[in-house]
RNA sequence: CAAGUCGGACAGGCGGUCGCGUUCCCGCAAGGGACCGAGGAAAGUCCGGGCUCCAUAGGGCAAGGGAGCUGGCUAACGGCCAGGGGGAGUGAUCCCACGGAAAGCGCAACAGAGAGCAGACCGCCAUGCGGACUCGAUCCGCAUGGUAAGGGUGAAACGGCGGGGUAAGAGCCCACCGCGGCAUGGGUGACCAUGCCGGCACGGCAAGCCCCUCCCGGAGCAAGGCCGAAUAGGGCGGCGAUUGAGGGCGGCCCGCCCGAUGCCGCCGGGUUGGCCGCUUCAGGCGCGGAGUAAUCCGUGUCCGAGAGGAAUGACCGCUUCAUACAGGACCCGGCUUAUGGACGGCUUGGCGC
RNA sequence: GUCUCCGUAGCUCAGCAGGAUAGAGCGUUCGCCUCCUAAGCGAAAGGCCGGCAGUUCGAAUCUGCCCGGAGACGCCA
Repeated sequence: CAAGUCGGACAGGCGGUCGCGUUCCCGCAAGGGACCGAGGAAAGUCCGGGCUCCAUAGGGCAAGGGAGCUGGCUAACGGCCAGGGGGAGUGAUCCCACGGAAAGCGCAACAGAGAGCAGACCGCCAUGCGGACUCGAUCCGCAUGGUAAGGGUGAAACGGCGGGGUAAGAGCCCACCGCGGCAUGGGUGACCAUGCCGGCACGGCAAGCCCCUCCCGGAGCAAGGCCGAAUAGGGCGGCGAUUGAGGGCGGCCCGCCCGAUGCCGCCGGGUUGGCCGCUUCAGGCGCGGAGUAAUCCGUGUCCGAGAGGAAUGACCGCUUCAUACAGGACCCGGCUUAUGGACGGCUUGGCGC
Repeated sequence: GUCUCCGUAGCUCAGCAGGAUAGAGCGUUCGCCUCCUAAGCGAAAGGCCGGCAGUUCGAAUCUGCCCGGAGACGCCA
């Protein structure tokens, strides 16, 4: 210098001129003034909670949904941290939906001889018969057997590779690797290391059904509470009154509670008001400590939108650059997606000293 | 704001417990028929199954993340 890879921050500040919104203050009013005024993703709504109502969220069954290596963190999580195993890369580093296919069912098109406890198409070998000639340890053809080492098909062909062995072959035998089992040692554990045994029995797919372990009650701030206004407490259909309809926000049973001028559905009618919930918070920042880390503990300090169809902007100058994506609507913790310019660590390669 | 559903030819839909050429009707184009048109008959074109990843030997189909579209939901009685 180039290429790559990872990480944590920032998303402006100051001044000037106009402008927007809540709240408060002044003013009879017009208007004026003060303070404050979006994000790292406010987004997608993909997960997890808080909060609220349904009964205090009960027991059992079934169904459904979800998680799925180990340990830790956390209010919780499908998140994060650390580790194990597998894979990609020269490397920094990155990726993994990573339980079970020796419980069962199912699937595998085309090609191929054969696709699931398989299979002789070519080849190789043996025997028999026939033929050829150069009459043999030869070649050709046919038949019957043997053979999974080689070829060929396929995404995948029933352990791999080397040696021995054999008519040719074959875990038939042996070494190494793989696989399975056992033992010992290390580790909290996933797992790792070493040794012995087994001749191989057990192919793939579970983001096909399924099995195993664990988790999940439902709805959502248009939750929900209080006040006020208005209307026809109307019409039709269905169910039912203690031997009980129906409700308790998708099933069934038990139990519990409510339950009769009742309940459900459709049509019709009225209203589009006010207050609370509402922002102090698993909150931000600084310092110290524990821990590899996520995180936790202690301490100090700060208060930083709450709002309705709903404001937070524009231009100019300076500051090495101020550009992108975008914008609250009950609130948090994550994930994912969108996005600007810089900075730092590390790796590889080239050049110079 | 909350919840639910759907994207396949120009249009309307099949196919979606995975299997290689993705079908049907209408429409379009060409030819035949007719004096011409319509109808009828015959043939052809037209799709990266909304997009990007992943699982698998193989994805329209299964899974994840995005993009686009549609629908429902207030209170009182």